Context: one part of a larger RNA
RNA sequence: CCCUCGUUAAGGAACUCGGCAAAAUGACCCCGUAACUUAGGGAGAAGGGGUGCCCCAGAGAUGGGGCCGCAGUUAAAAGGCCCAGGCGACUGUUUAACAAAAACACAGGUCUCUGCUAAGGCGAAAGCCGAUGUAUAGGGGCUGAUACCUGCCCAGUGCCGGAAGGUUAAGAGGAGGGGUUAGCGCAAGCGAAGCUCUGAAUCGAAGCCCCGGUGAACGGCGGCCGUAACUAUAACGGUCCUAAGGUAGCGAAAUCCCUUGUCGGGUAAGUUCCGACCCGCACGAAAGGUAUAACGACCUGGGCGCUGUCUCAACGAGGGACUCG
Numbered sequence: 001c002c003c004u005c006g007u008u009a010a011g012g013a014a015c016u017c018g019g020c021a022a023a024a025u026g027a028c029c030c031c032g033u034a035a036c037u038u039a040g041g042g043a044g045a046a047g048g049g050g051u052g053c054c055c056c057a058g059a060g061a062u063g064g065g066g067c068c069g070c071a072g073u074u075a076a077a078a079g080g081c082c083c084a085g086g087c088g089a090c091u092g093u094u095u096a097a098c099a100a101a102a103a104c105a106c107a108g109g110u111c112u113c114u115g116c117u118a119a120g121g122c123g124a125a126a127g128c129c130g131a132u133g134u135a136u137a138g139g140g141g142c143u144g145a146u147a148c149c150u151g152c153c154c155a156g157u158g159c160c161g162g163a164a165g166g167u168u169a170a171g172a173g174g175a176g177g178g179g180u181u182a183g184c185g186c187a188a189g190c191g192a193a194g195c196u197c198u199g200a201a202u203c204g205a206a207g208c209c210c211c212g213g214u215g216a217a218c219g220g221c222g223g224c225c226g227u228a229a230c231u232a233u234a235a236c237g238g239u240c241c242u243a244a245g246g247u248a249g250c251g252a253a254a255u256c257c258c259u260u261g262u263c264g265g266g267u268a269a270g271u272u273c274c275g276a277c278c279c280g281c282a283c284g285a286a287a288g289g290u291a292u293a294a295c296g297a298c299c300u301g302g303g304c305g306c307u308g309u310c311u312c313a314a315c316g317a318g319g320g321a322c323u324c325g
Base pairs, nucleotide, nucleotide: 001320002319003318004317005316006315007314008313010311011310014309019306027051028050029049030048031047036041038145052067053066054065055064056063057062068072080304081303082302083301084300085299086298087296088295092104093103108143109142110141111140112139113138114137120129121128122127146291147290148289149288151221152220153219156218157217158214159213160212161211162210165209166208167207171203172202176198177197178196179195180194183190184189222240223239224238225237226236249283250280261277262276263275264274265273
C1' cells in the first nucleotide's frame, strides 16, 4: 500500500452525476394514526409508551406487592420514514453470461375473418393441430384495469358491395391468305379435293376502368391580408387552396429548436423540481386523449432521522503485499 471488518472528538451530505456505500429503523404488546380513495384500501401510515426476575390472587387475561443492574425483545436474527411529480393500472414476463425497465404480457375494449371436411396453421403426401371445440366458439389486427371520452376528411391506397357500359386470356370461330399438285393452258399462268402453314370478324370470365360504402382500415387534419375611441390584441371581415383543414382535453411535456422562455413556489444562492402561462420549431383523441386510488429492486425533485460520503483523517482486527525459511 491492497482486501474484508470494528471504533471515532466537533460538525452532519459540506461528499457526489446521484446519500453510491455505510449508518440508522427493526421483535412483541398497548395508545394513536392524515390527505386521498375504486370505500377494499391508504395502515406497520405518521407519532408515542411498554418489555427482566421473585411472591400473592386468579383457569387465564390481568391485578397487587417486592428485588437487581448503566442497560431486561440484555446475545443472535428482525421495516428507516414523509412530501411531490413522471411512466406503467395491478400480480406477473424478459435480453441464460453488461439492460428487469416507462419494454412484453395482462384482464377489459374494439375491428375483422370463420356455418364445420370452419377459418387459420404444419406437412411434396398420408395425415395432424384447430377440437373429441361449433359464433357466449376459434383465428388474426390494434388498444391495454377503471372513470370521462374518442371529433372532421372516403380525394389517394386498402377492404366490402354492385353489375349497366368500356377493356380483356385461354378457348370457340373460321372470312381470307400462303405452300404442295391432279387437271387446264402454246406460254405467262390459273388451279379442285386432300394434306399443310397461317388467320379477320364474332362469342369468351375474373380483374382493371366504372358506381357506391367503409377510419378502434393505411392514412390526413392549411396559407395570406385587414379590422375595436391610448397602445396592444382581434370576437369580426376579405381572399387563395383543400378530400377535410386539429374538436374535447392536455401543453417549454419521456414531446419546446430558440431556452436556463416568462411568472410564482421551494433555497442564502435552484440549467434540475413543483404550480401556472401558451408563440405546440414538431401534443391530440384505441401507433388512443385526459384523469386516477392501489401497486413498483422503475425514473425525478424535496424533507426528517441517521451516519467516516465528506471537512480530514486516526487507531485497531484478520487476510495479502514485503523479508527470511